[in-house]
């Protein structure tokens, strides 16, 4: 690349260099010569993973222990067995230290399906506009192969 899980309304921005694009891609709407995008340097965020505490389960892995059974110096081996220092979940804590993320706007918004609620003469059907909810798509991380 691609699979799977879990997040995605909160948060945290100078400074150098350089000089026009940027918010995935579309449609909208923004940011941007009061300096975008990029690298570099210095801060901050948070708190997914290591981490550390209790809990609970469970032996799949490892560790030790029990029983068997061969070898009997070391050993090997097998168990409807037991435990923990092994694993798995699951609450909690920390931010010191590692791995990462992030640091305009809810993932700025929105399409796709369903459901209420306004308005179009508006009862249906249709269309618009807001809402709830579920998806897609996209992002982070952690796991596997």
């Nucleotide at each position: 690349a691609g699979c799977u899980c879990a997040u995605c309304g909160a948060g945290a921005g100078g400074g150098a260099c350089u000089g026009a694009g940027g918010g995935a891609a579309c449609g909208g709407c923004c940011c941007g010569u009061c300096g975008a995008a990029g690298u570099c340097c210095c801060g901050g965020c948070a708190a997914c993973c290591g981490c550390c505490a209790c809990g609970a389960g469970c032996c799949u892995c490892c560790g030790c222990g029990c029983c068997g059974g061969c070898a009997c110096c070391c050993g090997c081996u097998g168990g409807u067995c037991g435990u923990g220092c092994g694993u798995u979940c699951g609450u909690g804590g920390a931010a010191a230290c590692g791995g990462u993320g992030c640091u305009a706007a809810u993932u700025c918004c929105g399409g796709c399906c369903c459901g209420g609620c306004g308005c179009g003469a508006g009862a249906g059907a249709c269309g618009c506009g807001g809402u709830g909810g579920g998806g897609a798509a996209g992002a982070u991380g952690a796991g596997g192969a």